[in-house]
RNA sequence: CAGAGUGUAGCUCAGUCUGCGCAGAGCGCACGGUUUGGGCCCGUGAGGUCGCAGGUUCGACUCCUGCCACUCUGA
Numbered sequence: 001c002a003g004a005g006u007g008u009a010g011c012u013c014a015g016u017c018u019g020c021g022c023a024g025a026g027c028g029c030a031c032g033g034u035u036u037g038g039g040c041c042c043g044u045g046a047g048g049u050c051g052c053a054g055g056u057u058c059g060a061c062u063c064c065u066g067c068c069a070c071u072c073u074g075a
Base pairs, nucleotide, nucleotide: 001074002073003072004071005070006069007068010027011026012025013024021058029045030044031043032042033041051067052066053065054064055063
């Protein structure tokens, strides 16, 4: 320098193809129940500008453009 892939909750990921119209799961965290206490288990809850910016659209995590970070391949 060129090509490809990835970026979504504290962590690991789904959802993107085909805009389904108030963003989810597991683990973790907080509180409560249970227990002599803890763990396991059960219930409730908090936590997200969906990498950044712009565009298309009534409406975008999803489509388009540019940029950034990381990984891989080639030179």
A computed fold for a 75-nucleotide RNA from an Acidobacteriota bacterium, annotated as transfer RNA. Rfam family: tRNA. The sequence is in RNAcentral, with records from ENA. Model confidence (mean pLDDT): 80 of 100.